[in-house]
RNA sequence: GAUAAAGGCAAACCAAUUGAAAGAUUGGGACGCAAAGCUUAAGGAUCUUUCUCCGGUUGGAGAUGAUAGCCAGUUACCGAA
Numbered sequence: 001g002a003u004a005a006a007g008g009c010a011a012a013c014c015a016a017u018u019g020a021a022a023g024a025u026u027g028g029g030a031c032g033c034a035a036a037g038c039u040u041a042a043g044g045a046u047c048u049u050u051c052u053c054c055g056g057u058u059g060g061a062g063a064u065g066a067u068a069g070c071c072a073g074u075u076a077c078c079g080a081a
Stems, first nucleotide, its partner, number of pairs: 001078001008033002013028006031069001037074003043071002045067003050063005
């Protein structure tokens, strides 16, 4: 980052499984992505409420967990302007 080439990934939704949940996995499916590759014990942010504490009833804080398609760190194909 191009009206390029070779390709790649796969949102929402549906089905099954799994989880306390957020969510994840597999299959279908494509909203889109120049890193929508990898990394959650480098950092920030957000989400969950099973557990602990406070409160005692719509809550808050901490822990666990999750989101990399939220920023971020790191690696990489092609080579026009």